[in-house]
Molecule: c-di-AMP riboswitch aptamer (ydaO/yuaA leader)
Organism: uncultured Opitutaceae bacterium
RNA sequence: GUUCUUUCACCGCCUAAGGCGGGACGCCUUCCUGCGUUCCGCCGCGGGGGACCCGGAUUCCGUGGCGCGCAAGCGCUGCGGAGGGGGCGAACGGCCUCGGGCAACCGAGACCAAGGUCACUUCCCACGACCGAGCCCGUCAGCUAACCUCGCAGGCAUCGGGAAGGGCGAUC
Numbered sequence: 001g002u003u004c005u006u007u008c009a010c011c012g013c014c015u016a017a018g019g020c021g022g023g024a025c026g027c028c029u030u031c032c033u034g035c036g037u038u039c040c041g042c043c044g045c046g047g048g049g050g051a052c053c054c055g056g057a058u059u060c061c062g063u064g065g066c067g068c069g070c071a072a073g074c075g076c077u078g079c080g081g082a083g084g085g086g087g088c089g090a091a092c093g094g095c096c097u098c099g100g101g102c103a104a105c106c107g108a109g110a111c112c113a114a115g116g117u118c119a120c121u122u123c124c125c126a127c128g129a130c131c132g133a134g135c136c137c138g139u140c141a142g143c144u145a146a147c148c149u150c151g152c153a154g155g156c157a158u159c160g161g162g163a164a165g166g167g168c169g170a171u172c
Base pairs, nucleotide, nucleotide: 012156013155014154018043019042020041021040022039023038024037025036026035027034044152045151046150047149048148049147054142059082060081061080062079063078064077065076066075067074068073084140085137086136087135088134093112094111096109097108098107099106100105115131116130117129118128120165121164122163123162124161125160
């Protein structure tokens, strides 16, 4: 000097997941101060429920019977089977393969993909890299004024160039 790892502080990223004040406990300390956990209050940000009006109100598979039809098939009806519905979130969905099942359908995997993120914001140029999950309610909830109610967790480490507009800090 360079690279990697770890720790602390500030700034910053995804996200609604922030700010201020007070009490209690703990840590450091002679003191001041600071930090953490928890409870309460205010502001801020975000979600759910909830009228009139408006909107909406059951499909598919198998099988028996009856009717129509040249036929494929269609309608009615009985029986059996399958599929509830909704919320948060970018995470709608589609094809293929495998397993269960006569089928409807259920489960798993790969690929694609609507959509989403990339460091103050927007636009332009250049080059790209990722995500595309999961969780919850419990048979119940369309929209929805008043009103009621819940959350503020968790996980991280960015750096190409230009223009415009902002923010914060130091100093005076």